RNA sequence: UAAUCUGUAGCUCAGUGGUGAGAGCCCUCGCCUCGCAAGCGAGAGACUUGGGUUUGAUUCCCGGCAGGGUGA
Numbered sequence: 001u002a003a004u005c006u007g008u009a010g011c012u013c014a015g016u017g018g019u020g021a022g023a024g025c026c027c028u029c030g031c032c033u034c035g036c037a038a039g040c041g042a043g044a045g046a047c048u049u050g051g052g053u054u055u056g057a058u059u060c061c062c063g064g065c066a067g068g069g070u071g072a
Stems, first nucleotide, its partner, number of pairs: 001071002004068004010025004018055001027043005048064005
């Protein structure tokens, strides 16, 4: 410098143009236990950013930002 891939919860990952955006681990509370762990139940917590298309964008398009590998 060029093209390319990725960006969703504290971590690892699903997901779809339209109903409350999910799972596992973690955290909080409750049940169970003499107590702890395990188990069961409930809860908190997220779409990188600006613009565009659209009746409606986390999803599609363009730019920025961050990161990964590749070529010169």
This is a predicted structure of a 72-nucleotide RNA (transfer RNA) from Callorhinchus milii. NCBI's taxonomy places the organism under Eukaryota, Opisthokonta, Chordata, Chondrichthyes, Callorhinchus. Rfam family: tRNA. Rfam classes the family as a transfer RNA. Gene Ontology term of the family: triplet codon-amino acid adaptor activity.